[in-house]
Context: one part of a larger RNA
This record gives sequence, structure tokens and C1' cells, in this order.
RNA sequence: UGACGGGGACCCGCACAAGCGGUGGAGCAUGCGGCUUAAUUCGAUGCAACGCGAAGAACCUUACCUGGGCUUGACAUGAUACUGCAUACGAUCCGAAAGGAACGUAGCCUUCGAGGGUGUAUCACAGGUGCUGCAUGGCUGUCGUCAGCUCGUGCCGUGAGGUGUUGGGUUAAGUCCCGCAACGAGCGCAACCCCUGUGUUUAGUUGCCAGCACGUAAUGGUGGGAACUCUAAACAGACUGCUUGUGAAAACAAGAGGAAGGUGGGGAUGACGUCAAGUCAGUAUGGUCCUUAUGUCCAGGGCUGCACGCGUGCUACAAUGGGAUGUACAAUGGGAGGCUAAGCCGCGAGGUGGAGCAAAUCCUCAAAACAUCCCCCAGUUCGGAUUGUAGUCUGAAACUCGACUGCAUGAAGUUGGAAUCGCUAGUAAAGGUAUAUCAGCUACGAUACCUUGAAUACGUUCCCGGGUCUUGUACA
Repeated sequence: UGACGGGGACCCGCACAAGCGGUGGAGCAUGCGGCUUAAUUCGAUGCAACGCGAAGAACCUUACCUGGGCUUGACAUGAUACUGCAUACGAUCCGAAAGGAACGUAGCCUUCGAGGGUGUAUCACAGGUGCUGCAUGGCUGUCGUCAGCUCGUGCCGUGAGGUGUUGGGUUAAGUCCCGCAACGAGCGCAACCCCUGUGUUUAGUUGCCAGCACGUAAUGGUGGGAACUCUAAACAGACUGCUUGUGAAAACAAGAGGAAGGUGGGGAUGACGUCAAGUCAGUAUGGUCCUUAUGUCCAGGGCUGCACGCGUGCUACAAUGGGAUGUACAAUGGGAGGCUAAGCCGCGAGGUGGAGCAAAUCCUCAAAACAUCCCCCAGUUCGGAUUGUAGUCUGAAACUCGACUGCAUGAAGUUGGAAUCGCUAGUAAAGGUAUAUCAGCUACGAUACCUUGAAUACGUUCCCGGGUCUUGUACA
């Protein structure tokens, strides 16, 4: 100087407390461990691995296994020699295909120097998701959006080092004020950026419709309008600016005005560093290893196995509910080998059909809510696993191993031990919608979007994590 303490003081955080809803029990989905296997490819492992890489494993992907092939190679550049050889099409045999063998038809460009291109042979080389993240770059997680981490000069100390950065207040903040052997400065904080909340101006089409007309079974449907909503650009607006109180000041408390008040709400933004943290399998890359194989092509299988253990979720156990009928109200997005309307067929998944739309124009667009009726507390009109059967769709192909639909079947489950998680407001909880990936889908995942919309916070004694000062130390 740090680190540590079941030392002290002060402060903060959904850290506790106060509340609301979960997990832990059940079934299923998914990831991991383990076991099994020819293979169950590899990585990630306290927080910070485990719905993670994977925004989509039937083939492909694919890296794994079995079997069958190839060896200048699936891919790149170059050298030498040969080559009527480009390239396209057809077709025979072996074969699961890849590949191998053997053919036919048409048939290269050119400045005529041979060059370009193709194939064959040889050689340099290619190739490797092989190893090392403890050789690395880059990127990322974490402490932590915590308020810290340092430097120049000066001063103090033999020196390590200290001071500044400590102290008194204050703040979300090393934020600001005052004091002070310090005076200044840098990286962080804040602000500048984006979205959102209010208004004004400009602009009105594909969006809008107040007033004036026309028209319809109905609809901004039509003329027209530029008011309103909205769209999208510019600007205004919030600064403790104003008032009162406290205070030395900084600031704090209350108030006014205001759409908004003291960082308005949300995002992006992550200091010096820590964990030899993660990644050689995203790419790059040193070293090392393989080179008729650890490269490469193909078929099939596996990654989906199942006594078991754990994590994360979904669905429930019901009456604040289940069922039936009727009837409202969104936003974000996506759309051409695409989104697909009306109509018709089917109980349904879906089929048919083909209007419109490269889209504020067309398509895709709610559910809970609300109204009426039934159920009457039961393993039930709860719950839907499992299984049988009949189908639909995608795709060469749904056996291993897809999703969905109809009928039948109707398991566990009656609110969950110890323990444990999230959340402070348009939040939690509940409800649905969209998108990426994608032929299809294991999505109950992820990321966004809107609808309905709470309870509670006395307080900081305690648990956890962190910050500042101080103290002890046989630790570095």
C1' cells in the first nucleotide's frame, strides 16, 4: 500500500421488511448430468453452464458411427508435357448412391504468333469443425451504470509511498459548496444521441370527414374539404427559472404556473481493472500433428436412445371457473416461387377458387372483457397425459423421427416439505397478436407489440452484495 475480520462509524441496492404472483409436489415440453450405445459429434459447469452456441437435427445441416468409393483431390494459384478437348444433350453395364467402365450426336474463341479455356499425367501444393482460449488477435460475460481509477507540477517522507482523492455539509453521482500544502488536469458521472409524454408551423395521399351536397341494403362510397385524428419534418417547452421557509454556500422542503417538476419515463452508452473467466467450432492466427488420410464424396444410422438426478418452462388441480350462443375494441410487424379476399365443398385440419396487392391503397389481424343460458363442488360438463383408429398438409422421402384434424380413450393431479425466485406503476399479474429462423416443424422457446390492470414500502435491527472513512493483523 492492499486484502481480510462472526472490528467500528456512515451510506446505498426488490438486499431485508411490507405486499402480489411463482418455483420446489403432478403430467408434458426443453436443456444438462448419468447410464446405454457402432455412434449417442463438439463446446458452455457457482453467482456469470443447464429453452446456452442452436433465429428452427426426417435427408441436407453434421462436425459422430457403420459400410462403399476417390487420391493434385469437393475448393485456390502456379509450372512442365500431351490433348479435335470447350460445352450441351442422349444412352449402355455394375452399383444403395457416390463412383467405375465403355459409347453416340451436335460442337470452342482467336489479332493464325500460338494464346485463352477444358481434360489427362507429373510436381509445387490444397484440405483438416485435428490439438493447444494456459501462445494470441478480435469479440463477449462478470463485479457494475457500482462511483470510482489515475496523471503533471509542487510539498512531506531515507524509502515503499503519502498529499491532491482526507475533513464539514450535500447529491443518483469524486454531483456541487465550504475548508485545507496543495494547484490544476485526464478517463469515468452528467449533458450532447434515439424513442415516448404537450403544443405550434409546414405538408395533405394511399390516411382523415366537422360543415355543404350526391348516392347506397350498407360503407368517406362520390363531389368536395384541410377543420379534427393521423402521418413526418422543423421548432417551442423544464432551467430549481419563479415564490416562501431553512441554510455560510451548495442544496433541501413546500407551493404556484404547467401536458410534464426537480435525472419526467424508457433505451443506447459499461472508467482503471478482476476472474490465466468464455470462445482455435463464427472468422483471423503462432506452434504442433494428419497427408491413398485426422482430407474428401456417398448411402444408411446417430445427435430424438432411458432404472435415474437437476435446471428452465407450459398445462392444470377449477365456480374470480368450465361449456354454449351472441356481440365489441388494438398495436408492432410480414408479404411476389409471396400474402392471399369474396364465393363454393368438408364436422375439422384443409381443399377449390382466384379478386386485389412490390402495399398508410390489397391480404394477414385478436383474446381475455361484456350480455344471456347451462353446470352445483364431484376426480366432476375440472384436468388433459396416454393409447387405438380414420384423415389433412409439407416434402424425392414422415419406420427409426414432423406438425395438425376428427372420433374414441380418458392417467397423474384436490394448491405442493425443507428451501427458493421475480416484481415498486402502466410495473407485477392476466389476455392474446406479430416476427426472425423456416419446404414443413418438436415454438410451450426467443424477440417485439398492444389489451385489462393491482397490492405494498413502518423502517434499516437482521440476511446478501456494494461504496467511503477508520481500527487490528503471525496474510501478500